A computed fold for a 76-nucleotide RNA from a Candidatus Saccharimonadota bacterium, annotated as transfer RNA.
NCBI's taxonomy places the organism under Bacteria, Bacteria candidate phyla, Candidatus Saccharimonadota.
Model confidence (mean pLDDT): 82 of 100.
């Protein structure tokens, strides 16, 4: 230079053959308890890496692009 794979919540990470996105860890509050950890409830918390096209609609398809991983090829 060329090919894969991956990027979604503070973290690990599902989810989709298009129809306004979720676990579990962790946070914050509340209940138990003398007090603490267990346990249980509720709640914040994502423009779905970024920038277009397609569609009535896009995390999903199409195009380019950034990053990180890895295969291959070239070079002096």
């Nucleotide at each position: 230079g060329g090919g894969g794979c991956a990027g979604u919540a503070g973290c690990u990470c599902a989810g989709u053959u298009g129809a306004u996105a979720g676990a579990g860890c962790g946070u914050a509050c509340g209940a138990u308890u003398c007090g603490c950890a267990u346990u249980c409830g509720u709640a914040a918390g994502g423009u779905c890496g970024u920038g277009g096209g397609u569609u009535u609609g896009a995390u999903u398809c199409c195009c380019a692009u950034c990053u990180g991983c890895u295969c291959c090829a070239c070079c002096a």
The RNAcentral record of the sequence draws on ENA. Rfam family: tRNA. Rfam classes the family as a transfer RNA.